Predicted 3D model of a 71-nucleotide RNA (transfer RNA) from a Patescibacteria group bacterium. It matches the Rfam family "tRNA". It is annotated as a transfer RNA. Its mean pLDDT, the model's own confidence on a scale to 100, is 82. The sequence was found in a public genome assembly. Lineage of the source: Bacteria > Bacteria candidate phyla.
[in-house]
RNA sequence: UGCGGGGUGGUGUAAAGGUAGCACGUUGCUCUCUGGAAGCAGAAAUCGGGGUUCGAGUCCCUGCCCCGCAG
Numbered sequence: 001u002g003c004g005g006g007g008u009g010g011u012g013u014a015a016a017g018g019u020a021g022c023a024c025g026u027u028g029c030u031c032u033c034u035g036g037a038a039g040c041a042g043a044a045a046u047c048g049g050g051g052u053u054c055g056a057g058u059c060c061c062u063g064c065c066c067c068g069c070a071g
Base pairs, nucleotide, nucleotide: 001070002069003068004067005066006065007064010024011023012022013021018054026042027041028040029039030038047063048062049061050060051059
């Protein structure tokens, strides 16, 4: 430098163009002599910019970053 794949809560991972979900973690409560386990409830995310669309995590353009292959 070229080609391909990827970037979503703290972490891992889903999402047919139509309310961004699940698990772990975390916070509060219940339970317990205490802790853990268990149960209930909550907070927390779409890499940046532009475009298409009534509507974009998703489609298009561009930039940045990570991984792989080639040189």